[in-house]
Formats: sequence, C1' cells, structure tokens
RNA sequence: CGAAAUGCUGGCGAUGGAGUCCGCCGUAACCGCUCCGCGAUCGGAGCUGAUGACUCCUACGGGCCU
Repeated sequence: CGAAAUGCUGGCGAUGGAGUCCGCCGUAACCGCUCCGCGAUCGGAGCUGAUGACUCCUACGGGCCU
C1' cells in the first nucleotide's frame, strides 16, 4: 500500500413521520412500471403507490350523510 474476514457505530429498501419485523450495504446498498420512435444510455405518451411488510398519524384523491 492492496485484498479478505470479523466486530462496532451507521446508512439504504420509487413521495412525509413514528413503532415493530424482514432484507441489503460498507462508498455501496437505493434511484417504479408500460408503450412508441426501436439500437436505447436518449426523446415522447400513459399508469400504480405516501409501507420492503404490518399498524398508526399527516397530506392528497373518490363516494355518501349531516
């Protein structure tokens, strides 16, 4: 100096916050999907969802009642 392993703190899981659980990462994890131009990294059009999963809160959207 480089590589690997282990441990600790930490970070991440397509739109906010909290709890629990799960998974991933060590400068990486992560950065949604469909169709077309098609050769796609680029452009255009369209669609779902505040969760990785569950629960709650907040925001947003739809319907009904007062």